The RNA shown here (c-di-GMP-I riboswitch aptamer) has 77 nucleotides and comes from Acetothermia bacterium 64_32. The coordinates come from a structure-prediction model, not an experiment, and the mean pLDDT is 82. It was read from a public genome assembly, where an Rfam model found it. NCBI's taxonomy places the organism under Bacteria, Bacteria candidate phyla, Candidatus Bipolaricaulota.
[in-house]
RNA sequence: UCUGAAAAAGGGCAAAGCCGUCGUGAGGCGGUGACGCAAAGCCGCGGGCCUCUUGCUGAGGCCGCCGGGUUGCCAGA
Numbered sequence: 001u002c003u004g005a006a007a008a009a010g011g012g013c014a015a016a017g018c019c020g021u022c023g024u025g026a027g028g029c030g031g032u033g034a035c036g037c038a039a040a041g042c043c044g045c046g047g048g049c050c051u052c053u054u055g056c057u058g059a060g061g062c063c064g065c066c067g068g069g070u071u072g073c074c075a076g077a
Stems, first nucleotide, its partner, number of pairs: 001077004012037002017032006035064001041070003045067003048062005
C1' cells in the first nucleotide's frame, strides 16, 4: 500500500425503554440498560427523513437511512 467474509486474540461502541437535565420542537447530554454494529469512529459534502415558522423565505435536527470524504484494530499478501 492492497485485500478481508472479524476465523482467532485483545477488545470497542451502545438501540428501545427508564431516570435526570437542556431545547418551542425535531432532538442533545449524563446515568442505567443492550437491540444490534467490522468502523454503530469522525465530518451535515450529496441524497433522504424530521422540527420550528400562517405561508414564502429562512433556521435547526438525525452519521445506528444511503452514498461520499477521512482516520483506525487485527489477519494475509